[in-house]
RNA sequence: UCGUUAUCAAGAAAGGUGGAGGGAACAGGCCCGAUGAUACCUUAGCAACCAGUAACUCAGACAGUGGUGCUAAUGCCUGCCCGAUGUAUUCGGGACCGAUGAAAC
Numbered sequence: 001u002c003g004u005u006a007u008c009a010a011g012a013a014a015g016g017u018g019g020a021g022g023g024a025a026c027a028g029g030c031c032c033g034a035u036g037a038u039a040c041c042u043u044a045g046c047a048a049c050c051a052g053u054a055a056c057u058c059a060g061a062c063a064g065u066g067g068u069g070c071u072a073a074u075g076c077c078u079g080c081c082c083g084a085u086g087u088a089u090u091c092g093g094g095a096c097c098g099a100u101g102a103a104a105c
Base pairs, nucleotide, nucleotide: 004102005101006100007099008098013043014042015041016040017039021032022031023030026079027078028077029076044071045070046069047068049067050066051065052062053061075097080094081093082092083091084090
């Protein structure tokens, strides 16, 4: 890296470096950005996937030390399929793709 699996509508900022695009790929939208975005570093914070304590599958509570991850907008929305709606929109479910953790390899 590929594959497996769980979760993804909640939550969480300042400083410094830097200087133009960015929001995963492609496309259509819509947003963010010289009032300095994206990115990187430091500190802080949020979370609770793994390690911990407890509990015992009619369970899933506690803690936040370590490993992690994250800190605009539902994974920003949509694209493919099914159903409802009934005139072309909207809603629900699923798939595909993506992100993160874990185990194994």